A computed fold for a 343-nucleotide RNA from a Clostridiaceae bacterium, annotated as Bacterial RNase P class A. It matches the Rfam family "Bacterial RNase P class A". It is annotated as a ribozyme.
RNA sequence: UGAGUUGAUUGGAUAGUCGCAGGCAUAAGGUGAAAACCUGUGCGUGAGGAAAGUCCGGGCUCCAAAGGGCAGGGUGCCGGGUAGUUCCCGGUGAAGGCGACUUCAAGGAUAGUGCAACAGAAAUAUACCGCCGGUAAUAAUCGGUAAGGGUGGAAAGGCGAGGUAAGAGCUCACCAGCGGGCUGGCGACAGUCCGGCUCUGUAAACCCCACCUGGAGCAACACCGUGGAGGGACAUUAAUGUGGCCCGCAUGUCCCGGGGAGGUGGCUUGAGCCAUUCAGAAAUGAUUGGCCUAGAUAGAUGACUGUCCACGACAGGACCCGGCUUAUAGAUCAACUCAGAAA
Numbered sequence: 001u002g003a004g005u006u007g008a009u010u011g012g013a014u015a016g017u018c019g020c021a022g023g024c025a026u027a028a029g030g031u032g033a034a035a036a037c038c039u040g041u042g043c044g045u046g047a048g049g050a051a052a053g054u055c056c057g058g059g060c061u062c063c064a065a066a067g068g069g070c071a072g073g074g075u076g077c078c079g080g081g082u083a084g085u086u087c088c089c090g091g092u093g094a095a096g097g098c099g100a101c102u103u104c105a106a107g108g109a110u111a112g113u114g115c116a117a118c119a120g121a122a123a124u125a126u127a128c129c130g131c132c133g134g135u136a137a138u139a140a141u142c143g144g145u146a147a148g149g150g151u152g153g154a155a156a157g158g159c160g161a162g163g164u165a166a167g168a169g170c171u172c173a174c175c176a177g178c179g180g181g182c183u184g185g186c187g188a189c190a191g192u193c194c195g196g197c198u199c200u201g202u203a204a205a206c207c208c209c210a211c212c213u214g215g216a217g218c219a220a221c222a223c224c225g226u227g228g229a230g231g232g233a234c235a236u237u238a239a240u241g242u243g244g245c246c247c248g249c250a251u252g253u254c255c256c257g258g259g260g261a262g263g264u265g266g267c268u269u270g271a272g273c274c275a276u277u278c279a280g281a282a283a284u285g286a287u288u289g290g291c292c293u294a295g296a297u298a299g300a301u302g303a304c305u306g307u308c309c310a311c312g313a314c315a316g317g318a319c320c321c322g323g324c325u326u327a328u329a330g331a332u333c334a335a336c337u338c339a340g341a342a343a
Base pairs, nucleotide, nucleotide: 001339002338003337004336005335006334007333008332009331010330012308013307014306015305016304017303018302020046021045023043024042025041026040028039029038030037031036048314052325053324055323056322057321058320059319060217061216062215063214067247068246069245070244072213073212074211075210076209077091078090079089080088081087092106093104094103095102096101107208108207112206113205114202115201116200128149129148130145131144132143133142134141157175158174160172161171162170176198178195179194180193181192182191183190184189221265222264223263224262230256231255232254233253234252239251240250241249272291273290274289275288277286278285279284
């Protein structure tokens, strides 16, 4: 200097005029059947890093005064974090990359069942060609072989040497796998030594094992106003009770009939944000101090002018929060890797 990898900040700024929505304070009125709502003035506030996707996890509300189990569903290497997760941090193993790094649907095939098309002689253990032997030789036939060839993703440990009638872990060295011992580690696992030599793969097939798991959802739910008068069916061995079934528990249950497009709460002080210090390898946790930052409901932040500049991307809440994934013009910072050059 160039090319990369990982992590992070920002995502137009500023001045003025008019306008929109809420909060607090305050004065006088207005609308409505009611509950309740609206207007002026002053102060102050007003979209995101993803608000998107709705893929996950929770807080909260109700069923509910009572639960327990089964089925079903989810996760799947080890340790730690968290309210919790399929998330985060660190590690082990595997794959990719020269590397910094990235990714992983990463438990079990010796509990059982299933599947492996076509080709090929044969796909749960075989003999088509070939090699060797018997017969004088060839053919035919009999026996041995699974090293060589062909088919295939795969022919049942690999490669090399010895040995053999020809061959084969038959034997030996190296390697892989499996089983066992010792050492290190909390552990996944790693290193080393010994051994019979060794019937594949697939669980993102059914299944087994370990752990987790009620349901419905802010249109939850609560209150106020408006608005009634009862009638009928079943029945305690019945019926009903927020996915299904069983046990338990509780209570009588269901249908018709009146009003109902109203208003208020829930509604924003939070597992909150910023900074310092301590603990920790980190995620994270704790202490101290500071800050308050949208609450709409046919749904609020827009228009104009001037200057600066990177000439402006992806794009706007609806109960709240934590993740993951996807989109993203430009500007800025840090660490690390590779290549080249110079000193």